Predicted 3D model of a 73-nucleotide RNA (transfer RNA) from a Candidatus Omnitrophota bacterium. It matches the Rfam family "tRNA". It is annotated as a transfer RNA. The coordinates come from a structure-prediction model, not an experiment, and the mean pLDDT is 80.
RNA sequence: GGGCCAUUAGCUCAUUUGGUAGAGCAACUGACUCUUAAUCAGUGGGUGGCUGGUUCGAUUCCAGCAUGGCCCA
Repeated sequence: GGGCCAUUAGCUCAUUUGGUAGAGCAACUGACUCUUAAUCAGUGGGUGGCUGGUUCGAUUCCAGCAUGGCCCA
């Protein structure tokens, strides 16, 4: 220098042909317990990496950029 893949909640990841974004764990609250843990019930948490484009509508399609990984030179 070139190519490919990834980027979504605190963490790990889902989300099918574009239609108001979810799970597990974690956190918080309550119950239980002498206390903690475990267990049970509930609650909150995301401008979907950034900037644009297409569209009535974008996590999803397109372009550029950024970060990380792999391969080639």